[in-house]
Notes: Transfer RNA from a Caldifarciminota bacterium, 73 nucleotides, folded computationally. The source organism's lineage runs through Bacteria, Pseudomonadati and Caldifarciminota. RNAcentral holds the sequence, with entries from ENA. Rfam family: tRNA. Its family is annotated with triplet codon-amino acid adaptor activity in the Gene Ontology. Model confidence (mean pLDDT): 83 of 100.

RNA sequence: GGGGGCGUAGCUCAGUCGGGAGAGCAUCCCGUUCGCAUCGGGAAGGUCAGCGGUUCAAACCCGCUCGCCUCCA
Repeated sequence: GGGGGCGUAGCUCAGUCGGGAGAGCAUCCCGUUCGCAUCGGGAAGGUCAGCGGUUCAAACCCGCUCGCCUCCA
């Protein structure tokens, strides 16, 4: 320098046939208990890596850039 993959909540990830942004764990609150743990219920938490484009509408499609992994040179 070139090819490919990945980037979504604090962590691990789903969602990739374009229209609701989600799960588990963690955090906080409530219940249960004499208390703790377990269990049950609830809440908070996101510029979907960034910018631009296409579209009525983009996490999703296209282009460029950045970071990580991998292969080739």